[in-house]
RNA sequence: CUCAUCGAGAGGGGCAGAGGGAACGGCCCGACGAAGCCCCGGCAACCCGCCAGGUCACCUCCUCCACAGGCAAGCGACCCGGUCACGGUGCUAAUUCCGUCCCGUGCCGAGAGUCGGCCUCCGGGGAAGAUGAG
Repeated sequence: CUCAUCGAGAGGGGCAGAGGGAACGGCCCGACGAAGCCCCGGCAACCCGCCAGGUCACCUCCUCCACAGGCAAGCGACCCGGUCACGGUGCUAAUUCCGUCCCGUGCCGAGAGUCGGCCUCCGGGGAAGAUGAG
């Protein structure tokens, strides 16, 4: 940098001793013990493994002046579904805790056109972040 996913799921002990939830604003967690380190569990199924299906291109062959089209099999790539949990990661408060920028047929207030607002009361997209694979 690219792609996929982020509404589900899953905690005990030891050391340690005041912070933590990425930033900011909220709102939370924390001396009934935060961060960090170690041990033992657990969750999940991204990669790996196995099974089934599909698509594509190539070689060979056939039709054809050519362009192009077609059949079967093989290998490969990709997609989709299922399965396993030995291995590589990951995760194990709160939707990625909510919001931040934009939009709306949502909500509130005012209004002639329309305008303003929403920060734990709605939906969609984006940004940022996290994790995996390349």
This is a predicted structure of a 134-nucleotide RNA (SAM riboswitch aptamer (S box leader)) from a soil metagenome. Its Rfam family is "SAM riboswitch aptamer (S box leader)". From the family's description: The SAM riboswitch is found upstream of a number of genes which code for proteins involved in methionine or cysteine biosynthesis in Gram-positive bacteria. RNAcentral holds the sequence, with entries from MGnify.